[in-house]
RNA sequence: UUCUGAAAAGAGCAAACCAUUCCGAAAGGGUGGGACGCAAAGAUAUGGGGCUAAGGCGGAGACGCUAUGCCUGCCAGUCCGCCAGA
Numbered sequence: 001u002u003c004u005g006a007a008a009a010g011a012g013c014a015a016a017c018c019a020u021u022c023c024g025a026a027a028g029g030g031u032g033g034g035a036c037g038c039a040a041a042g043a044u045a046u047g048g049g050g051c052u053a054a055g056g057c058g059g060a061g062a063c064g065c066u067a068u069g070c071c072u073g074c075c076a077g078u079c080c081g082c083c084a085g086a
Base pairs, nucleotide, nucleotide: 002086003085004084005083012038013037017033018032019031020030022029023028036073042079043078044077046076047075048074049071050070051069055066056065057064058063
């Protein structure tokens, strides 16, 4: 430096769900509890994918379209990293 993660050590994260006189139009996020899982379940919206549609546009209306808003625990890319083995 690259590859691998069967066993071991020490750590770490935390799905669903619950709470919240926290933020947000919503999606979603924060915080506390919780633990299904995770060797990158660390970081990053760069590509794909997904969610929402405030504003904008269209419409008589119902409603439709739209990301500049989100999701990295959907898949890649990029950056960085613990232990062990080869």
The RNA shown here (c-di-GMP-I riboswitch aptamer) has 86 nucleotides. The coordinates come from a structure-prediction model, not an experiment, and the mean pLDDT is 88. The sequence was found by an Rfam model in a public genome assembly.